[in-house]
Molecule: transfer RNA
Organism: Thermoguttaceae bacterium
RNA sequence: GGGCCCGUAGCUCAGCGGUUAGAGCAGGGGACUCAUAAUCCCUGGGUCGGGGGUUCGAAUCCCUCCGGGCCUA
Repeated sequence: GGGCCCGUAGCUCAGCGGUUAGAGCAGGGGACUCAUAAUCCCUGGGUCGGGGGUUCGAAUCCCUCCGGGCCUA
């Protein structure tokens, strides 16, 4: 230099162009217990990597940039 993949909550990841963007773990509160752990209930937390475009409508499609990974020369 060329090619491919990834970027969504603190972490690991889901998420057929249409609703209020979700789960598990972690965090906070509560129940249970003599107490702790386990278990159960409730709950906060996101400008979906940045910008632009397509569309009535974009996390999702297109372009570009940024960051990370793999292959190749």